[in-house]
């Protein structure tokens, strides 16, 4: 050098094929519940969807460039 797979909330991932409202789990923080603790219940914060362009009314999802991480092959 090339092929493939992955980057999304502190953190571990969904979501991508088929474009239309950013989700779960956990942390985390407030009420409940307890003589307190913890579990268990309710509510809430919290994201430039790697980075820059491009197509589209519309992009996390599609194009295309690079970047970083893992395999593989030379």
């Nucleotide at each position: 050098g090339g092929g493939c797979c992955g980057g999304u909330a502190g953190u571990u991932c969904a979501g991508g094929c088929u474009g239309g409202a950013a989700g779960a789990a956990u942390g985390c923080c407030g009420c409940c519940c307890u003589u307190g603790c913890a579990a268990g219940g309710c509510g809430g914060a919290g994201g430039u969807c790697g980075u820059g362009g491009g197509u589209u009314c519309a992009a996390g999802u599609c194009c295309c460039a690079c970047c970083c991480g893992g395999u593989c092959c030379a």
Model confidence (mean pLDDT): 84 of 100. This is a predicted structure of a 74-nucleotide RNA (transfer RNA) from a Thermoprotei archaeon. The RNAcentral record of the sequence draws on ENA. It matches the Rfam family "tRNA". By type it is a transfer RNA.